The prediction has a mean pLDDT of 78. The RNA shown here (Glycine riboswitch aptamer) has 105 nucleotides and comes from a Caulobacteraceae bacterium. Rfam family: Glycine riboswitch aptamer. Rfam links the family to the GO term glycine biosynthetic process. It was read from a public genome assembly, where an Rfam model found it. The organism belongs to Caulobacteraceae, within Bacteria.

[in-house]
This record gives sequence, C1' cells and structure tokens, in this order.
RNA sequence: UCUACUCUUGCGGGAGAGGGAGGCUGAGUCGAUGUGAUCGAUGAGGCUUCCGCCGAAGGCGCAACCACCCCGGAAACGCUCAGGCAAAAGGACCGCAAGGGUUAC
Repeated sequence: UCUACUCUUGCGGGAGAGGGAGGCUGAGUCGAUGUGAUCGAUGAGGCUUCCGCCGAAGGCGCAACCACCCCGGAAACGCUCAGGCAAAAGGACCGCAAGGGUUAC
C1' cells in the first nucleotide's frame, strides 16, 4: 500500500418446530357469610412431570476431500446430550463499517 485469510466490536438481514396436556405453589381480583375469619371461583409469576416436534448457538459422529514421520483437520450430512417450538431473547450464515493479527506486493 491494502492483495488474501483470520479474530474482535457495532449495525442490518436471518429459518424450522405444540402459545400441547397435567401436578404443586401462588401475588392480586371477585363473590358468599358476617363478631372474626373461613369457604368458593378466577389467577400473573415460579417449580416440575409426560407426550409430540425442530436444528442454523454449542457438543458428538461418519464422510467427500486435505494433510501425512507422528498426532490428524474437516460440512449447511447425520445424532439430538444441550438448546429451541406465540412474542422477546438466542441464532449457523450473509452484507456493510471500524480496529487488530498473519500474509502478499
């Protein structure tokens, strides 16, 4: 200088699959009775069980292929441990910008 690769940060885009069923707890609200509290209904939130399902955080597995002295590397494929199935959050990956590293000239 800014070629190529890569890392970090910011912004934008970003799919799929039940807002499934049940139990426990329970803020608040309403009603009944009325000395007081009790009873009933509803019920945010939290915890938990079961069934169904998704794959694009992560993880694991095989492989085309790459490398090879040894150790190996490797997917958007597969598995679903984790995660997810209204919104939100997250989200592989893509684009733009800034900064750093290596490399090329």